Overview:
This is a predicted structure of a 74-nucleotide RNA (transfer RNA) from Breznakiella homolactica. The prediction has a mean pLDDT of 81. RNAcentral holds the sequence, with entries from ENA and Rfam. NCBI's taxonomy places the organism under Bacteria, Spirochaetota, Treponematales, Breznakiellaceae, Breznakiella. It matches the Rfam family "tRNA". Rfam links the family to the GO term triplet codon-amino acid adaptor activity.
RNA sequence: CGGGCUGUUGCGCAGCUGGCUAGCGCGCUAGUUUUGGGAACUAGAGGUCGCCGGUUCGAAUCCGGCCAGCCCGA
Numbered sequence: 001c002g003g004g005c006u007g008u009u010g011c012g013c014a015g016c017u018g019g020c021u022a023g024c025g026c027g028c029u030a031g032u033u034u035u036g037g038g039a040a041c042u043a044g045a046g047g048u049c050g051c052c053g054g055u056u057c058g059a060a061u062c063c064g065g066c067c068a069g070c071c072c073g074a
Base pairs, nucleotide, nucleotide: 001073002072003071004070005069006068007067010026011025012024013023019057028044029043030042031041032040050066051065052064053063054062
């Protein structure tokens, strides 16, 4: 310098052939239960979908640029 993959709640991931409220597991908070811890059950909080722009009635999803990580090549 060139190419590929990845980036989504605190962590690990799904969704990525555009559409309705962006979900799952673990974790966190509250309640019930227990002498207590743990466990179980119920409810809840937490996300500008890496950043900027474009296309579209509508973008996590499509397009362009940039950033970060990993891999390959020179």